């Protein structure tokens, strides 16, 4: 220098055939208990690495940039 992959709640990740983001763990509240844990019920939390573009509509397509990983020379 070139090519490929990844970047989504605190963490691990699904969704990447375009039409408002699922789950597990964790957190918090309540129930239960003498109390804790476990169990049960519920609540909050991501607008999707940053910017621009296309489009009625983008996490999802296109372009640029950033970060991490891998490969080639």
């Nucleotide at each position: 220098g070139c090519c490929c992959c990844u970047g989504u709640g605190g963490c691990u990740c699904a969704g990447c055939a375009g039409c408002u983001a699922a789950a597990g763990c964790g957190a918090c509240u309540g129930c239960c208990u003498c109390g804790u844990a476990a169990g049960c019920a519920g609540u909050a939390g991501a607008u999707c690495g940053g910017g621009a573009g296309u489009g009625c509509a983008a996490a999802u397509c296109u372009c640029c940039c950033c970060a991490g990983g891998g490969g080639c020379u």